Predicted 3D model of a 615-nucleotide part of an RNA (large-subunit ribosomal RNA, domain V) from a Patescibacteria group bacterium.
Its mean pLDDT, the model's own confidence on a scale to 100, is 81.
[in-house]
Context: one part of a larger RNA
RNA sequence: GUGACGGCAGGACAAAAAGACCCCGUGGAGCUUUACUGAAACUUGAUAUUGGGGAUGUUGUUUUAACUGUCUAGAAUAGGUGGGAGUCUUCGGACGCCAGUGUAAUACCACUCUUUGAGACAGCUGAACCUAACCGACUUCGUUAAACACGAAGAGGGACAGUGUCUGGUUGUCAGUUUGACUGGGGCAGUCGCCUGCUAAAUAGUAACGCGGGCGCACAAAGGUUGGCUUAGUCCGGACAGAAAUCGGACUGAACGUGUAAAGGCAAAAGCCAGCUUGACUGUGAGACUGACGGGUCGAACUUGCCAAAUUUCAAGUCAUUUAUGGUUUGAAAGGAGGCAAUCCGCCAACUGGCGGAAGGUGCGAAAGCAGGUCUUAGUGAUCCUCCCUAACUUGUGGAAAGAUAGGGAGCUUAACGGAUAAAAGCUACCCCGGGGAUAACAGAGUGGUCAGGCCCGAUAGUCCAUAUUGACGGCCUGGAUCGCUACCUCGAUGUCGACUUGGCGCAUCCUGGCCCCGAAGAAGGGGCCAAGGGUCGGUCUGUUCGCCCGUUAAAGCGCUGCGUUAGUUGGGUUCAGAGCGUCGUGAGACAGCUCGGACCCUAUCCGCCGUCAC
Numbered sequence: 001g002u003g004a005c006g007g008c009a010g011g012a013c014a015a016a017a018a019g020a021c022c023c024c025g026u027g028g029a030g031c032u033u034u035a036c037u038g039a040a041a042c043u044u045g046a047u048a049u050u051g052g053g054g055a056u057g058u059u060g061u062u063u064u065a066a067c068u069g070u071c072u073a074g075a076a077u078a079g080g081u082g083g084g085a086g087u088c089u090u091c092g093g094a095c096g097c098c099a100g101u102g103u104a105a106u107a108c109c110a111c112u113c114u115u116u117g118a119g120a121c122a123g124c125u126g127a128a129c130c131u132a133a134c135c136g137a138c139u140u141c142g143u144u145a146a147a148c149a150c151g152a153a154g155a156g157g158g159a160c161a162g163u164g165u166c167u168g169g170u171u172g173u174c175a176g177u178u179u180g181a182c183u184g185g186g187g188c189a190g191u192c193g194c195c196u197g198c199u200a201a202a203u204a205g206u207a208a209c210g211c212g213g214g215c216g217c218a219c220a221a222a223g224g225u226u227g228g229c230u231u232a233g234u235c236c237g238g239a240c241a242g243a244a245a246u247c248g249g250a251c252u253g254a255a256c257g258u259g260u261a262a263a264g265g266c267a268a269a270a271g272c273c274a275g276c277u278u279g280a281c282u283g284u285g286a287g288a289c290u291g292a293c294g295g296g297u298c299g300a301a302c303u304u305g306c307c308a309a310a311u312u313u314c315a316a317g318u319c320a321u322u323u324a325u326g327g328u329u330u331g332a333a334a335g336g337a338g339g340c341a342a343u344c345c346g347c348c349a350a351c352u353g354g355c356g357g358a359a360g361g362u363g364c365g366a367a368a369g370c371a372g373g374u375c376u377u378a379g380u381g382a383u384c385c386u387c388c389c390u391a392a393c394u395u396g397u398g399g400a401a402a403g404a405u406a407g408g409g410a411g412c413u414u415a416a417c418g419g420a421u422a423a424a425a426g427c428u429a430c431c432c433c434g435g436g437g438a439u440a441a442c443a444g445a446g447u448g449g450u451c452a453g454g455c456c457c458g459a460u461a462g463u464c465c466a467u468a469u470u471g472a473c474g475g476c477c478u479g480g481a482u483c484g485c486u487a488c489c490u491c492g493a494u495g496u497c498g499a500c501u502u503g504g505c506g507c508a509u510c511c512u513g514g515c516c517c518c519g520a521a522g523a524a525g526g527g528g529c530c531a532a533g534g535g536u537c538g539g540u541c542u543g544u545u546c547g548c549c550c551g552u553u554a555a556a557g558c559g560c561u562g563c564g565u566u567a568g569u570u571g572g573g574u575u576c577a578g579a580g581c582g583u584c585g586u587g588a589g590a591c592a593g594c595u596c597g598g599a600c601c602c603u604a605u606c607c608g609c610c611g612u613c614a615c
Stems, first nucleotide, its partner, number of pairs: 001615008010607003022436004027432002029428004035177005041170003045166005051130002057124010069113001076106001079112005086095003134157002138154005180192003193215006216417001217259001218374002223277007231255001232252006257266002260379001262377003281360002283302002287298004293418001303342005311334011343358006362371003385411007393403002443490001444488001445486003449483001451479006461469001497572001498570003502564001503561005510535003513530006537551003541547001578596004582591003
């Protein structure tokens, strides 16, 4: 070195199980509830099955009766209206008229309103009570071997109950579902649309859980136009008057102001006043800018000349009659169907051209002109659905109504703001599936903030004296043991703390060895240099590593090795299913809170190692 056999388990990120932890999926399931929407069930009312009886109450019409009618003034409790100078009488007279009060005047007659009582009729309501529907678990009889059931008769109940239909309510008992995304893993927190500055690298654009702010309006003037004005600050002067009130001068020049954040603007002001107003108009819109698109934003222009019909008005003349109208003629003014020419625009055509179009009204201003909201950039929401206005249409009517279409508008913190539905929360450790090392927990790797160690400076302390010792505030390194950060291999699996067993290594050395300094008298000790050969304890408590303590020792070192080592052992802890406590939660359940309990499989193919044998 090769081979064989017997062994050991360090490696083959060994085998086994498409990781159960974690995240993701517009995946699933079980459970919960004051999630949403339903259903069973329970319940309310109406009605049918469902009849009689009518007390009572109430409404209307009608008849009758009356202690029915009060501001103030007036004899006084005046319901109104009409007639009315008399009426009644016991012959005494009483009431009225008249007068007076008052908006209205009384006796007497007639009609009538309001209020109340009684009667009649009609309608509604419907308490007792009744029995014939209906019920009937009780009694008797039949039936039967005997019973149940059924049938007959009755007690009892009774138009109730029960049942059907419609309807309001309640309802995790049951069912179907929903329960957002971003995210230096996920959750918690925060955010989600729009405007403004920076990041942004001198066009535009440009990300982050980057750094700063604002908006979800306001204004009938804070809009339009015409005319006018100049702010703020500093200095000087000036009664009260001061830092700052109002007045004058000089200087600076925009620092002021702008409804509202910031940026860019702004003096022919876009800033500040005053007058008059409604352009905070309707319509057409070339052409651009910007967006993947839906869309958003800006926007010039809508002209000029000539001819001219209809029609209207006025004036003059004339005719007619119904005498103030009509016809007719002439003239003047307005009007502008249409046409011609020029210019511009659009479409078609192709290098000659053809067709079409160029609107209306308003405010201010002497006019030129300006005005289609506001100095600009935020102040916002698609589609569907519903409603309103306008236009014509369909169907249709006595008139109407209805339907759908087009144009204009209204109703959404649809704010998760390109808006899944009109309408929706949670738990899962009882869990499941599909995936991911696209993404966390262990380990590794990177980094080195944190950590450990060293160096420089040397304040301070050390009686004096920086450096025996101490070393603030700071600066520069090294290491890769702590806690982190990153998410690079691994989620078709790299087993996780501690203990046991058994190894290797580093030196920043605990002891032993050799030296130096001392604030080293000796003994002991403090600090430092070299050095890794060897060594580095036994116990109580705790799952503990660690640690406190007890007793020793020369000393009882610090680390690394997948926090060495689980196809070597254990399984006390952590981290499944059971259960209890505290706390949180309405609840299902939850808790780096506690507590008791809780399956550790593996026959060695290769490399490696040990032993024996052969060559």